[in-house]
Context: one part of a larger RNA
RNA sequence: GAUGAACGCUAGCGACAGGCUUAACACAUGCAAGUCGAGGGGCAGCACGGGUAGCAAUACCUGGUGGCGACCGGCGCACGGGUGCGUAACACGUAUGCAACCUGCCUACAACUGGGGGAUAACCCGUUGAAAGACGGACUAAUACCGCAUAAUACAGGGAUACCGCAUGGUAAUAUUUGUUAAAGAUUUAUCGGUUGUAGAUGGGCAUGCGCAACAUUAGUUAGUUGGUGAGGUAACGGCUCACCAAGACUUCGAUGUUUAGGGGUUCUGAGAGGAAGGUCCCCCACACUGGAACUGAGACACGGUCCAGACUCCUACGGGAGGCAGCAGUGAGGAAUAUUGGUCAAUGGGCGAGAGCCUGAACCAGCCAAGUCGCGUGAAGGAAGAAGGCGUUAUGCGUUGUAAACUUCUUUUGUAAGGGAAUAAAAAGGGGCACGUGUGCCUUGUUGUAUGUACCUUACGAAUAAGCAUCGGCUAACUCCGUGCCAGCAGCCGCGGUAAUACGGAGGAUGCAAGCGUUAUCC
Numbered sequence: 001g002a003u004g005a006a007c008g009c010u011a012g013c014g015a016c017a018g019g020c021u022u023a024a025c026a027c028a029u030g031c032a033a034g035u036c037g038a039g040g041g042g043c044a045g046c047a048c049g050g051g052u053a054g055c056a057a058u059a060c061c062u063g064g065u066g067g068c069g070a071c072c073g074g075c076g077c078a079c080g081g082g083u084g085c086g087u088a089a090c091a092c093g094u095a096u097g098c099a100a101c102c103u104g105c106c107u108a109c110a111a112c113u114g115g116g117g118g119a120u121a122a123c124c125c126g127u128u129g130a131a132a133g134a135c136g137g138a139c140u141a142a143u144a145c146c147g148c149a150u151a152a153u154a155c156a157g158g159g160a161u162a163c164c165g166c167a168u169g170g171u172a173a174u175a176u177u178u179g180u181u182a183a184a185g186a187u188u189u190a191u192c193g194g195u196u197g198u199a200g201a202u203g204g205g206c207a208u209g210c211g212c213a214a215c216a217u218u219a220g221u222u223a224g225u226u227g228g229u230g231a232g233g234u235a236a237c238g239g240c241u242c243a244c245c246a247a248g249a250c251u252u253c254g255a256u257g258u259u260u261a262g263g264g265g266u267u268c269u270g271a272g273a274g275g276a277a278g279g280u281c282c283c284c285c286a287c288a289c290u291g292g293a294a295c296u297g298a299g300a301c302a303c304g305g306u307c308c309a310g311a312c313u314c315c316u317a318c319g320g321g322a323g324g325c326a327g328c329a330g331u332g333a334g335g336a337a338u339a340u341u342g343g344u345c346a347a348u349g350g351g352c353g354a355g356a357g358c359c360u361g362a363a364c365c366a367g368c369c370a371a372g373u374c375g376c377g378u379g380a381a382g383g384a385a386g387a388a389g390g391c392g393u394u395a396u397g398c399g400u401u402g403u404a405a406a407c408u409u410c411u412u413u414u415g416u417a418a419g420g421g422a423a424u425a426a427a428a429a430g431g432g433g434c435a436c437g438u439g440u441g442c443c444u445u446g447u448u449g450u451a452u453g454u455a456c457c458u459u460a461c462g463a464a465u466a467a468g469c470a471u472c473g474g475c476u477a478a479c480u481c482c483g484u485g486c487c488a489g490c491a492g493c494c495g496c497g498g499u500a501a502u503a504c505g506g507a508g509g510a511u512g513c514a515a516g517c518g519u520u521a522u523c524c
Base pairs, nucleotide, nucleotide: 001523002522003521005520006519007518008517009516012376013375014374015373016372018369019368020334025332026331027330029329030328031327034075035074036073039072040071042068043067046066047065048064049062050061051060052059053058082287083286084285092211093210094209095208096207097206098205101204102203106200107199108198109197110196111195112194113193114148116146117145124137125136126135127134128133154180155179156178157177158176161172162171163170164169185192186191213259214258215257220250221249222248225247226246227245228244229243230242231241232240262284263283264282265281266277267276268275269274289310290309291308292307293306312323313322314321315320340366342365343364344363348362349360350359351358352357379410380409381408382407389401390400391399392398393397415461416460417459418458419457420456424451430445431444432443433442434441435440436439468513469512470511471510472509473494474493475492479508480507481506482505483504489496490495
């Protein structure tokens, strides 16, 4: 000098940042991922309309309309958010390569979208179970599912030419030839979709050079081990896996083992070279009660999905079931120690949707905490009887506290009260108009503010509401008196204290910093 700090004393305000470093310990409760009726069958509930009965109140019926619980289907749930257990590794950083790869939504271009079929959930009727749930029968739809047709510049195979490279090889035009593979509709008729292919963009996958801890009181390690042939597998290369063959491969330029640890941008310190750290923010990685596994999907081996095993907790009719805060709050525990079971989707962004919109503990705000940095204030000018009081003293006196106070004049930051009062909003949808390239652009109208009656501004009042902490032997700025008497005590080091202690305790005074000041811990 620094800190995600803690402790002691003290404390006026604001802005901006920050806030479980320990138990990846266990978690009550609420919320954190939905959306689409312009894909579908429908109608549980709500509203409207209609009908029947009734004098009426009302009751019943009715998907007819707005809409819509549950259901089928689509997209999303692989993002966003959390944590740092594991990992010494191509995990990360940097630089390359893929002639060995994939890529939903998006963009551009080209072509197509013909004709059929069988089911199933919901609803209904039953069975069974304490429940979670399970099972059976009958009925039905689709952009759900399955054939058929058509088809290539797609895929697979055969054949032929030219050019090029980086070894395997690659590219191009092809006179060519054989086989295989697709689709879905909706409605307000203007569009949105669907299928195939090429290219792009974005995102990923893989490989490699170099860099990236400690210990030799770890010296040898390794059988899928190292390489080859063939096969399987993968989006793709590869012992990735398998069969066979060979006996290799790594290592004192530190293999192997053990211990520790997420990596980087950066942060702290330092003149630099270095040393230390990796909290907040950004990028990457890993993980989601512990271990394992795959399914779906463009993408996961998936935090709020599935299955199996285990530990733990809960329900139970004892037969069987349910759960996973390292999401946001919050609780217990641990600890020196770390906050609210708050508000809003107004803005930014994300998902779905034609849109309106819905969802969003992402985000934006508010609350708590001097835990940090910065800013402001606690008054300003004048004022000597150098007042009183305190302390010291060489004591009718003098010194100091000290222009300090009183007193006079002034100001009102801040505070209290009253009044006014934002920016953050740019748009989108809808209505009207104009232009043309006919679905785009422009103009106009109109709507939306959580924070917030907040910030800020004005006025009134009145010095009014606001100073402490540590130190004073040397290092090190700041000295005297009293008490104590190697006691009580101090102390970072040297060292003070045994009767004149500037070093202990108190007082007066002084010095330093200041809404903070000291102590402790850690790093340079």
Molecule: small-subunit ribosomal RNA, 5' domain
Organism: uncultured bacterium